[in-house]
RNA sequence: AAACGAAAAAGCCAAACCCGGUGUGAGCCGGGGGUGGAACGCCACGGGUCUCAACGAGACAGCCGGGUUGCCGAA
Numbered sequence: 001a002a003a004c005g006a007a008a009a010a011g012c013c014a015a016a017c018c019c020g021g022u023g024u025g026a027g028c029c030g031g032g033g034g035u036g037g038a039a040c041g042c043c044a045c046g047g048g049u050c051u052c053a054a055c056g057a058g059a060c061a062g063c064c065g066g067g068u069u070g071c072c073g074a075a
Stems, first nucleotide, its partner, number of pairs: 004073002012037002017032006035062001041068003045065003048060005
């Protein structure tokens, strides 16, 4: 350095659900919560799913692939 990912350690994120806000909506934001996660960080590039005042505008990165950055170090 690459690959790999532990019933390891340190820190990190936060599903369902509840409360408040916001959006027509999918959803998003904040608080609680904690199912889980080594990229469950980021990017809608390909596929997919979903929404609408519907044919061009959106949502999902915790559906898969891809790109890119990154913590730790047993076998």
Molecule: c-di-GMP-I riboswitch aptamer
Organism: uncultured Desulfobacteraceae bacterium